[in-house]
RNA sequence: UGGCAGGCUAGUCUGGGUAGGCCGGCGUUACCUGUAACCCGAAAUCGCCGAUAUGCGGGAGACGAAGCCUGGGGAAGAUGUUUGGACCAUUUUCAAAUCUGUGAUCCCGACUGAGAAGCCCCGUCCUGCUUGGAUGACGUUGAUAUGAGGGCUUGCUGGAAAGCUUGUCUUUGUACCUUAACUGUGGGAACCAGUCCAGGCCCGGAAGGGAGCAGACCAACCGCAGACAAUUGUCGCUUGGAGGGUUGCGGGGUGGAGAAGAGAUUGCAGACCACCUGACCAUGGAAAGGACAACGACUUCAGGCGUGCCUGCCA
Numbered sequence: 001u002g003g004c005a006g007g008c009u010a011g012u013c014u015g016g017g018u019a020g021g022c023c024g025g026c027g028u029u030a031c032c033u034g035u036a037a038c039c040c041g042a043a044a045u046c047g048c049c050g051a052u053a054u055g056c057g058g059g060a061g062a063c064g065a066a067g068c069c070u071g072g073g074g075a076a077g078a079u080g081u082u083u084g085g086a087c088c089a090u091u092u093u094c095a096a097a098u099c100u101g102u103g104a105u106c107c108c109g110a111c112u113g114a115g116a117a118g119c120c121c122c123g124u125c126c127u128g129c130u131u132g133g134a135u136g137a138c139g140u141u142g143a144u145a146u147g148a149g150g151g152c153u154u155g156c157u158g159g160a161a162a163g164c165u166u167g168u169c170u171u172u173g174u175a176c177c178u179u180a181a182c183u184g185u186g187g188g189a190a191c192c193a194g195u196c197c198a199g200g201c202c203c204g205g206a207a208g209g210g211a212g213c214a215g216a217c218c219a220a221c222c223g224c225a226g227a228c229a230a231u232u233g234u235c236g237c238u239u240g241g242a243g244g245g246u247u248g249c250g251g252g253g254u255g256g257a258g259a260a261g262a263g264a265u266u267g268c269a270g271a272c273c274a275c276c277u278g279a280c281c282a283u284g285g286a287a288a289g290g291a292c293a294a295c296g297a298c299u300u301c302a303g304g305c306g307u308g309c310c311u312g313c314c315a
Base pairs, nucleotide, nucleotide: 001315002314003313004312005311006310007309008308011063012062013061014060015033016032017031018030019029023050024049025048026047027046038059039058040057041056067305068304069303070302071301072300073299074298077295079293080292081291082290083289087285088284089283090282093279094278095277098271099270100269101268102267103266104265105264106263108261111258118254119253120252121251122250123249124248125244126243127242129240132237133235134234135233136232137231139228140227142177144175145174146173147172148171149170150169151168152167155164156163157162182226183225184224185223186222187221194217195216196215201210202209203208
């Protein structure tokens, strides 16, 4: 003197920047950026400082004579301003799509020589007229003559029962005429319509007379059936004729080989609330990229400051 190992000390690192504020520098504040990268305390009427200003006070860790600082270059980075405008969203419009109608082409095709399309006619349907039919509704006359009853009522006679009689109302038989207006049948009232009224009852010396229940018959009345026919209604029927209609079904004639229709493609026209797709313009966003400004870290070159002390071993 050099190398290796250990120790010590000065020291270095534990982020940086821009703005604000200030005469000015840091910090606290706001923002940007970066990292492998500390903690506590106070700090805007503020804290520490003065171009040697890039905090102050306290603590911790790492490294340690290690490093720190300045300038030039290089390659990238995010931020701000500006430019750029891929792409996205939305409104309107248009197109497309969808739907409807129609034409063309292709394909299939029920049916079809037991006869297609096309053309003609008829029936079925509707409205008037007309001839019937069927079935309903309503209806069952009026007058004259005469007989017999009943209700109320007048007068007279008789010993009673009763007899004769006046007026009025009403029911009904028969004959004849008329009418479409007749026939048969069932029911038919406790009494309060009628006829005949057993029994019983009433008057009476008797003869006789009277009222009258049940019952039978029979008007009124209520029905049924038939007949008749003035009037009138309806119609899953029908004759003839006129007009209308005819999508469907059926029939006939002519005609002599197609044919209604489904599907695909396409032309034209129309409709189109919404969804889906596309386009121009507009509006609002927006990636990459470009320019400029300032910034931090990285890298490279050059320069400046520093590179100290002790011990052991080896050469």
Predicted 3D model of a 315-nucleotide RNA (Archaeal signal recognition particle RNA) from Methanolobus sp.
The sequence was found by an Rfam model in a public genome assembly.
The organism belongs to Methanolobus, within Archaea.
Rfam family: Archaeal signal recognition particle RNA. Its family is annotated with SRP-dependent cotranslational protein targeting to membrane, signal sequence recognition and signal recognition particle, plasma membrane targeting in the Gene Ontology. Its Rfam clan is "SRP clan". By type it is a non-coding RNA gene.
The coordinates come from a structure-prediction model, not an experiment, and the mean pLDDT is 76.